[in-house]
Order: sequence, then structure tokens, then C1' cells
RNA sequence: AAUGGGGAUAGAGGCGCAAUGCGAAUGAGUACGAUAUCUUAGCAUAUAAUGGUUUGCGAUGAGGGUAUCUGAAAGGUCAAAUUGCCGAAGUGGAAGAAGAGCCAUUCUUUUUCUGCUGGGCUGUAGUUGAAUAAGCUGCAGACUGUCACUGUUAAUUAUUUUGCAGUGGUGAGCUAAUCCAACU
Repeated sequence: AAUGGGGAUAGAGGCGCAAUGCGAAUGAGUACGAUAUCUUAGCAUAUAAUGGUUUGCGAUGAGGGUAUCUGAAAGGUCAAAUUGCCGAAGUGGAAGAAGAGCCAUUCUUUUUCUGCUGGGCUGUAGUUGAAUAAGCUGCAGACUGUCACUGUUAAUUAUUUUGCAGUGGUGAGCUAAUCCAACU
């Protein structure tokens, strides 16, 4: 010097990822509430939903319909800003915890282990959703980052480097410099 293995550090991809607060649209003239009127025996169950149970209310009219008046909120979304970052993040499975007066199933939030996805975009199917918004998953398409191989332009004493093109792979990856081990 080259080769091979490992540790931590610093970075790159770009409509890059996620979170937070303010504001806005949607949600919606909807839910709740009040009045009037019609109907008639169940209703609620404190929870996110369903079923059961316990308990409470109800002919002194619960509940439901119609009309009028009044009239929200949450989740999700948008613009820029701020913050944290580049398995950023998302998602499947398994095992827990919390959310109710109690039980079961589901759902939501969260923790651990494990699998998959390099990234965004467009289209399409399914699913969640008030939604033609948006999210998630699968498939397809071109684009893009990176590496390997091949070819080629230019530079170079040579090795080699850079640009372009093609093919293939993909994050446990790639680049930079550094440390350790082995060998000389």
C1' cells in the first nucleotide's frame, strides 16, 4: 500500500419524514337544547362501540316524528412557521398496560420483541372516513438516490478519476475520515 472483519463519528437523496402551537375551510345549519303539535311504553346504563348484568328514569308522558327558534365540538385536512431528524417514518404479527359500576368482544393510546418497505409522484383496487379531502395496504408506470458490471467521451506517466448510456440489485445500504485485528 492492497485485501478482509468490526466499533463509534460526520454526512447525502428532496414536492424528503414526523411532531407541535396559532389561524382557516370542512364537519354543519348536523348533534345537543327550547317551544308547539302528533304518536305511544319503554328508555338510559355513566364507557369509544356492541351484547349482557347492576342501577336509575318513565302515563305527573320516557322515547320517537313534524315545524319553528337557537346552535356546537372532536378526529381528519390546508398554508407558512418552529422543533426533532434521514428506518427519517409507516405498517403486519405476538405478548403486556391504560381507557367503564362490572363481565366479554372489538376499538383507541402506549411499551417490548419480531417481519416488510431506499424515496417521492401518478393511476388503479380494497379499507378507514361525513367527504369526490386525506390516511393505510396491494398492483402497475415512468422518475430519482446509491452500489455493482459492461460500453463510451475527456483528463492522467501508469494505476485510476469524471461525465454519459445500458442492465441488475436495494437502507443491516452508500459516502467521508478515523480506530482495532490479521498480514507484509